The prediction has a mean pLDDT of 80.
Large-subunit ribosomal RNA, domain V from Candidatus Tiddalikarchaeum anstoanum, 577 nucleotides, folded computationally.

Context: one part of a larger RNA
RNA sequence: CCGGUAACCUCCAGUGGGACAUGAAGACCCUUUGAGCUUUACUGCAGUCUGUAGCUGCGUUAUUAGUUUCGGAUCAUAGAGUAGCUAGGAGAAUCCGAGAUGCUUCCUUCGGGGGGCAUUGAUUCAACGAUGUAACACUAGCAUUUGUUGCUGAUAACGCUAAUCUUUCGAGAGACAACUACUGAUGGGCAGUUCGGCUGGGGUGGCACUCUUACGAUAAGAUAUCAUAAGAGACCAAUGGUCAGCUCAUCCGGGUCAGAACUCCGGAGUUGAGUUUAAAAGCAAAAGCUGGCCUGACAGGAAUCCUCACAUCAAAGUUUCCUGCCACGAAAGUGUGGUUUAGCGAUCCUCCACAGCCUAUUUCUGAGGCUUGGAGCUGACAGAAAAGUUACCAAAGGGAUAACAGAGUGGUUGCGCCCGACAGUUCCAAUCGACGGCGCAGCUUGCUUCAUCGACGUCGACUCUCUCUAUCCUGGCCGUACACAAGCGGCCAAGGGUGCGGGUGUUCACCGAUUAAAAGGGAUCGUGAGUUGGGUUAAUACCGAGGUGACUCAGGUAGGAUACUAUCUACUGGAGG
Numbered sequence: 001c002c003g004g005u006a007a008c009c010u011c012c013a014g015u016g017g018g019a020c021a022u023g024a025a026g027a028c029c030c031u032u033u034g035a036g037c038u039u040u041a042c043u044g045c046a047g048u049c050u051g052u053a054g055c056u057g058c059g060u061u062a063u064u065a066g067u068u069u070c071g072g073a074u075c076a077u078a079g080a081g082u083a084g085c086u087a088g089g090a091g092a093a094u095c096c097g098a099g100a101u102g103c104u105u106c107c108u109u110c111g112g113g114g115g116g117c118a119u120u121g122a123u124u125c126a127a128c129g130a131u132g133u134a135a136c137a138c139u140a141g142c143a144u145u146u147g148u149u150g151c152u153g154a155u156a157a158c159g160c161u162a163a164u165c166u167u168u169c170g171a172g173a174g175a176c177a178a179c180u181a182c183u184g185a186u187g188g189g190c191a192g193u194u195c196g197g198c199u200g201g202g203g204u205g206g207c208a209c210u211c212u213u214a215c216g217a218u219a220a221g222a223u224a225u226c227a228u229a230a231g232a233g234a235c236c237a238a239u240g241g242u243c244a245g246c247u248c249a250u251c252c253g254g255g256u257c258a259g260a261a262c263u264c265c266g267g268a269g270u271u272g273a274g275u276u277u278a279a280a281a282g283c284a285a286a287a288g289c290u291g292g293c294c295u296g297a298c299a300g301g302a303a304u305c306c307u308c309a310c311a312u313c314a315a316a317g318u319u320u321c322c323u324g325c326c327a328c329g330a331a332a333g334u335g336u337g338g339u340u341u342a343g344c345g346a347u348c349c350u351c352c353a354c355a356g357c358c359u360a361u362u363u364c365u366g367a368g369g370c371u372u373g374g375a376g377c378u379g380a381c382a383g384a385a386a387a388g389u390u391a392c393c394a395a396a397g398g399g400a401u402a403a404c405a406g407a408g409u410g411g412u413u414g415c416g417c418c419c420g421a422c423a424g425u426u427c428c429a430a431u432c433g434a435c436g437g438c439g440c441a442g443c444u445u446g447c448u449u450c451a452u453c454g455a456c457g458u459c460g461a462c463u464c465u466c467u468c469u470a471u472c473c474u475g476g477c478c479g480u481a482c483a484c485a486a487g488c489g490g491c492c493a494a495g496g497g498u499g500c501g502g503g504u505g506u507u508c509a510c511c512g513a514u515u516a517a518a519a520g521g522g523a524u525c526g527u528g529a530g531u532u533g534g535g536u537u538a539a540u541a542c543c544g545a546g547g548u549g550a551c552u553c554a555g556g557u558a559g560g561a562u563a564c565u566a567u568c569u570a571c572u573g574g575a576g577g
Base pairs, nucleotide, nucleotide: 008577009576010575011574012573013572014571015570017569018568019567022563029398030397031396032395033394034393035390036389037388038387041193042192043191044190045189047186048185049184051182052181053180054179057160058159059158060157061156062155063154064153065152066151067150070147071146072145073144074143081136084142085141086140087139088138091125092124093123099120100119101118102117103116104115105114106113107112164173165172166171196209197207198206205226210232211231212230213229214228233381234276235338236337240294241293242292243291244290245289246288248272250268251267252266253265254264274283275282277343279341280340281339298324299323300322301321302320303319305317326335327334328333349376350375351374352373353372355371356370357369358368359367405452406450407448408447409446411445413441414440415439416438417437418436423431459534460532461531462530464526465523466522467521468520469519472497473496474495475492476491477490478489479488480487500512501511502510540558541557542556543555544553545552546551
């Protein structure tokens, strides 16, 4: 001096590992707030039905009520006899047809009575007397019952046309309907609203949402968890009050029989029994058991403590006292329910009760109200009158809270060690290694919820790189129940290798033929700004199942978007200094 290489600097072209890259205040999940839809959620509103009244008139028939015109009927026995009651009363009715006969019809107490028609033509009834509670013709009034005439209403049915309605203007309908007012039903057709809380995410479950006992609880008091063990939402007119007497459980001995065990006798017996009910505490001449008498489980008032979080606060509850009236006891005394700690509930409304008061001019009665006490509910228990669904969904938020991945932990899982029962002909340890014990790993599955919800893209496959060893093959070595061969067990060793197929989305698993062997793991279950998109996990649709329904289902099925031009860094290839 020339060439090459390395470090450094600069540049070009690429690749897409990282910048929890960019994009979009996560759509999953939860909390709060909405909206859509459903229904036997709650409350309403249209609509529909219904009845009453108005608009709304004329008539017929039937039934019925009232009233009215004209009649009929009214039988105990006795009595000639079919005597409604009372009063008057001695005559009354009759050719305008008395009485009789025949026919017929209605009623009947079966004796008869009333009406109609035909024939005939002059009497008949009452009084008197008798019977009987009552005496009769005739007149008047009344009662019961029945028929008839008219009127007024009601109900039912029917007819009419003029209101009214419809109309194609011809007509049809018709006092109905329509319309108006009120009543009662029905009424997701429509509307508004609600759809508790706690919670080792939410849901399902449960109630830890009101109250009691023990423990937790750490020797004052207080003290949490979906901590542990259990309870309450009553029962009792005696299981309450008082006074008196008595002593239980259990064991031993004896008797009878009835036996181990029934009842009886004797003894021991400090609480082991019993106490309405959980547990704790208390209790023996009792707080237990038995009996007598009672109703204090009474009325009114005050304070204390608790509830109650050492500021305040409800209902309920505890304790003590005063006044009154009582019970028991000889008395002292005791008694304001149950030996104590659980057994409970505001306002409004309704009802009940003692006593008193108020209201409408006085009094009485009645009505309404007030004061006081009690009863009837809110158990989500300091107490709204309240169902679902959303994958068609929305908003605000949350890593205060779940699903993936990470972190912590390591029960579970995998691997190892100690002990050495058993097997291995004998012999623990060639091999096997129960029951137990001790570890390691951080691959499984859990638990925690610490980071991330103004987004860290989720299974599997493909591709490609680095790495671990607890080694499947290949290499070196040891033991053997190693003759050799082939095995079995172990030590060192991670250089290289560990493949191909079948059905399944599969990882896994199963199967097939090979092979020296077809080992196991890690890297955000490596790898979607590298691919794929079969699965999971939107909208649509079908099946099965569930649901009244909207809709739902770690049940199945078909279909269904994979953005991103690389700034930095990293790496690959190249160029220059």

Lineage of the source: Archaea > Nanobdellota > Candidatus Nanoarchaeia > Candidatus Tiddalikarchaeaceae > Candidatus Tiddalikarchaeum. Its Rfam family is "Archaeal large subunit ribosomal RNA". Its Rfam clan is "LSU clan". Rfam links the family to the GO terms ribosome and structural constituent of ribosome.